Context: one part of a larger RNA
Molecule: small-subunit ribosomal RNA, 5' domain
Organism: uncultured bacterium
RNA sequence: GAUGAACGCUAGCGACAGGCUUAACACAUGCAAGUCGAGGGGCAGCACAGGUAGCAAUACUGGGUGGCGACCGGCGCACGGGUGAGUAACGCGUAUGCAACCUGCCCUCAACCGGCGGAUAGCCCGUUGAAAAACGGAUUAAUACGCCAUAAAACAGGGGUCCCGCAUGGGAAUAUUUGUUAAAGAUUUAUUGGUUGAGGAUGGGCAUGCGUAACAUUAGGCAGUUGGCGGGGUAACGGCCCACCAAACCGACGAUGUUUAGGGGUUCUGAGAGGAAGGUCCCCCACACCGGUACUGAGACACGGACCGGACUCCUACGGGAGGCAGCAGUGAGGAAUAUUGGUCAAUGGUCGAGAGACUGAACCAGCCAAGUCGCGUGAAGGAAGACUGCCCUAUGGGUUGUAAACUUCUUUUGCAGGGGAAUAAAGAUAUGUACGUGUACAUAGUUGCAUGUACCCUGCGAAUAAGCAUCGGCUAACUCCGUGCCAGCAGCCGCGGUAAUACGGAGGAUGCGAGCGUUAUCC
Repeated sequence: GAUGAACGCUAGCGACAGGCUUAACACAUGCAAGUCGAGGGGCAGCACAGGUAGCAAUACUGGGUGGCGACCGGCGCACGGGUGAGUAACGCGUAUGCAACCUGCCCUCAACCGGCGGAUAGCCCGUUGAAAAACGGAUUAAUACGCCAUAAAACAGGGGUCCCGCAUGGGAAUAUUUGUUAAAGAUUUAUUGGUUGAGGAUGGGCAUGCGUAACAUUAGGCAGUUGGCGGGGUAACGGCCCACCAAACCGACGAUGUUUAGGGGUUCUGAGAGGAAGGUCCCCCACACCGGUACUGAGACACGGACCGGACUCCUACGGGAGGCAGCAGUGAGGAAUAUUGGUCAAUGGUCGAGAGACUGAACCAGCCAAGUCGCGUGAAGGAAGACUGCCCUAUGGGUUGUAAACUUCUUUUGCAGGGGAAUAAAGAUAUGUACGUGUACAUAGUUGCAUGUACCCUGCGAAUAAGCAUCGGCUAACUCCGUGCCAGCAGCCGCGGUAAUACGGAGGAUGCGAGCGUUAUCC
C1' cells in the first nucleotide's frame, strides 16, 4: 500500500459499487418454463346470443358464439440462472489444421406439394387400489402414424473423359448406366406453413505445435499396453471397441506415483524485473443428493426429464408409494463472519404466437449492512485590562486551556414543515393519410411508468439536528503532575516498573487521522 474481511469504541447524510471466503452440509413453504384454438377432436369451468316454463323475479336448457381446464400435436424446455466438488488434462491460453465432420430456428437460389389407409388419447361405460396410479370395453380427429405415386444436381453401385495437389487423395463436365428415398395443411385471396437439394451465416465437434503447481525423502512405468491387417461403431478421424499378427511404447529434457488446484482476461504490490491472488464483471471448462445408463432430439448422456443401484427424509390401510434449493427468497447447522420468505414485466433481453398477448426470482427496481471508494456537513466573520473553572510553577505573582467561551453581526448546505414536480418512452398495436406497389416505409392522431409524488426545484423556520478514536521513552509527530513501588501492569523491537516512572493507572495539556479510528489475520 491492499482486502468479499472480522473484532473493540464511536456514528449525521448522499451517490456508486459490494455482501456464506466455513458444511458440493440437510432443507419446511412459495415462486423460478412455458406457449400456440390461424394444427386437432372437443366442452370441465366462466360469460353471452337463443330456446322452454312463468305476469314477473327466476328456474331449466343451451358448443350456436367469445373463449378454454384436461387431452392429441408443434416449437421451446440443451438458452437464461447457480456452484467450483472433481480435473495437472489438448481442461485452459495462444497459434494452426480438418483432402476426417455436424448445424433446428435465420438469409439467398432451384424444384415439388398427387392419392389412399388403419389406429390412438380425450369423451363414455366398467374393474382394482388407502394413495400414487394401473387395467379392460366401445367410439373419434389431426400439420400424429403408415402405404402407394412422382424423383433429382441427394444417396448407393458399375463404366469411360479432363484438371489439380499436401501422403491417404481432391475437383469438374457429362444426353453413361442400374437401383433407393419426400411432402400438410391452416385462415380465407393473400399470406403463412410443408418436402427435397445447393450456397451462406451462426453455433459446435475433432486433431496438432508451444505455454500452464509442488515433491526424487516418488526411478523405473505400461497388456488394449505400442504398432499393423481386417471389421464394428460414430456426424467424423482414431485401440474408441473387437478378432488376429508383431513386440513394441514412455522415462533424469523427470516417465510413473503422491499431494495441492477449476483455467484465462484480469486484480494487488513493486521504479522495474518479479512476487502473490483468480471474490464481483466477461470468455472457456466441469458438476447438479452419490454412482451408473441410455432414450427423445438439430443439439443432452439433460439442475427444476427417464431408468437402475446406494445413502438420507417423508406418507402409508404395511400391500406399496413420494422427494432432491451448487435457481430467487427463506430455515436449521457449521462459523470470527455475510442481507428481504419485497415490487414490476415499465425498459433491455429470451421462449411461444400471424398478431393481440402470455410466461420470464433473466433483468430492472426497492429493503438490510460504515463492509469499501468518493462527495457534503457538524457553522462563518468580529470579539482581550486575555473573564470564570480546571491544570502547572521559582506562588501577594505568572504560565496554559485561549479568540476558545460569553457577546455582536451573518448564512441555511443539512434538518423540519408547506408547495410544485421529472427524465428513463423509443417503438410496436390501433385509426387516418401519402409513397412505392400488395406489405413495407413515412407522416399525423392516439395508447403504455414498477421504481414514484421518488430525484430535483421553490418558500418558511431557526446555529438550530450532527465528533469521535488512537497515541505522546527511542524508532515516531506529541510532556507535566498525582497514585503505585520488580506490585499492579505495559510491550511491534529495544525494553519500562525494586519511593521523585515523560514507558504502569488517572488528570491537565499536546500530536495524528476524522464519520470514522484502532487491533487482529493475509499478500506485496